Predicted 3D model of an 89-nucleotide RNA (c-di-GMP-I riboswitch aptamer) from Alkalimonas sp. The source organism's lineage runs through Bacteria, Pseudomonadati, Pseudomonadota, Gammaproteobacteria and Alkalimonas. Of the family's consensus pairs, 100% are formed in the model. It matches the Rfam family "c-di-GMP-I riboswitch aptamer". From the family's description: GEMM was predicted in a large-scale screen for bacterial structured RNA regulatory elements. Rfam links the family to the GO term cyclic-di-GMP binding. The sequence was found by an Rfam model in a public genome assembly.

[in-house]
Formats: sequence, structure tokens, C1' cells
RNA sequence: GCCUCCACUUGGCAAGUCAGCUGAAAAGCUGCACACGCAAAGUCAUGGGCCUAACGGAACUCUGUUUCUAUGGUAGCCAGACCGCACAU
Repeated sequence: GCCUCCACUUGGCAAGUCAGCUGAAAAGCUGCACACGCAAAGUCAUGGGCCUAACGGAACUCUGUUUCUAUGGUAGCCAGACCGCACAU
């Protein structure tokens, strides 16, 4: 260098649209078809950010309106923690 054999990803996740359900909302879950994207788009709200504002508070022109607030969310915003597959070197 060539030939033969073996292994492997021909794998995984799923924004958004539609329907149903839960929720005050943000948002989440499930389902059909597709696929914006992701090499941790696997798990965890601890810190920061962002979204919502039910309860509660405040103000007012007071059957209400406005506003503040996370105890509600977001892991597909960032950091951190935990855990992990294949291949190559």
C1' cells in the first nucleotide's frame, strides 16, 4: 500500500403551527403532521437576567382603575452543581 473481517449514529432532542387539558397569568402537559434549531436543547431554579402578578400592599377621580411585589414560571438566556452516549486522536 492492497485485500478480507468486525464495530459504528441509518441514533437522540424538538421551537413554532393546530387540537385537548391544567393555570389568574406567564407558562406547562398530551396528541397528529412537519421541523426553527440543539454536541448536553440530559437533570437541578443555587446566583444573575427575563416573563407573569393570583394573594397581599400602595395611590387615586373608589361596585373600579393604576401601580409595587414571587411565594408562580423560564434549564431552548447566562453562570454553577450533578450525571452521561457514540466516534476520532